[in-house]
RNA sequence: UCCUCGAAACGGCAACUUGUCUCGAAAGAGCAAGACGCAAAUUAGCGAGUCUAACCCUUUGCUUGCAAAGAUAUGAUGGUCGUUAAUACCGAA
Numbered sequence: 001u002c003c004u005c006g007a008a009a010c011g012g013c014a015a016c017u018u019g020u021c022u023c024g025a026a027a028g029a030g031c032a033a034g035a036c037g038c039a040a041a042u043u044a045g046c047g048a049g050u051c052u053a054a055c056c057c058u059u060u061g062c063u064u065g066c067a068a069a070g071a072u073a074u075g076a077u078g079g080u081c082g083u084u085a086a087u088a089c090c091g092a093a
Base pairs, nucleotide, nucleotide: 005091006090012038013037016034017033018032019031021030022029023028036079042086043085044084045083046082047081048080049077050076051075057070058069059068060067061066062065
C1' cells in the first nucleotide's frame, strides 16, 4: 500500500412518530425536531416484487355529462429481492 474483515473514535445516513407546513388525485415525496436501526441504509441503470389509479379504456345506470364498478403505470417504493457499472470515511484483531 492492496484484499478480506468490522473493534474503537470522528463524521455520515434516518425506520417510525409528531406538525395549523409544502407538492401530489392517490400511493408517496420534501422540510423541521427527536432516533428504530444501517459499514455501503452511496450514485446510476435493468429485471422482479409491492403500493396507488388521476387521465385513457370497458361495462352498467340515468337526468347525456355525471355516477358506480372493472381493468390499466405513464405514478411511486433502493430501509423489498436480484443484477450491472461507477465510487467512498476510519484501521484494532
The prediction has a mean pLDDT of 82. The RNA shown here (c-di-GMP-I riboswitch aptamer) has 93 nucleotides and comes from Acaryochloris sp. CRU_2_0. It was read from a public genome assembly, where an Rfam model found it. Of the family's consensus pairs, 90% are formed in the model.